């Protein structure tokens, strides 16, 4: 210096694929390949668990495997009273819920056009391009019992 292997990280609609669908080669047999979730949102720690949130002019986004910020229990922490216990709600922006508002949101895919790669299925990039919901921020409303302590 090169190659290979291993580990870690990145990614969480994320990764993968023996089914399915599709393409190419092949008379047959067979071989090679493509596809397989569109954005928004989500992580205190440990263990457990599996069809883990929201919506979309998508509808093979079929099916399967793995993973996962979901959920449950405990621990830690915050709020609920300055302290402690229990209960409740949460996760460091630590109050569920109601109303309003901001925001999410130029949603993105879809669809139209162009360029590039490939024999093709198809992939990548760029331009145009309408339309969400949940979670979230802010304002108002909206919060326990007991002990101890003080008067």
């Nucleotide at each position: 210096u090169a190659u290979u292997g291993c580990c870690u990280u990145u990614a969480a609609g994320c990764g993968c694929c023996g089914g399915g669908a599709c393409c190419c080669c092949u008379u047959c047999c067979g071989g090679g390949g493509u596809u397989g979730a569109c954005g928004a949102g989500g992580u205190g720690g440990a263990g457990g668990u599996u069809u883990a949130u929201c919506g979309a002019g998508g509808u093979a986004u079929c099916g399967g495997c793995g993973g996962a910020u979901g959920c449950c229990u405990c621990c830690c922490g915050g709020c609920u009273u300055a302290u402690c216990g229990c209960g409740g709600c949460c996760g460091u922006u630590a109050a569920a819920g109601g109303c309003g508002u901001c925001g999410g949101a130029c949603a993105a895919a879809a669809c139209c056009g162009a360029a590039g790669a490939g024999c093709a299925a198809u992939c990548u990039u760029c331009g145009g391009g309408a339309c969400a919901a949940a979670g979230g921020g802010c304002g108002c409303c909206g919060g326990g019992c007991g002990a101890a302590c003080u008067g």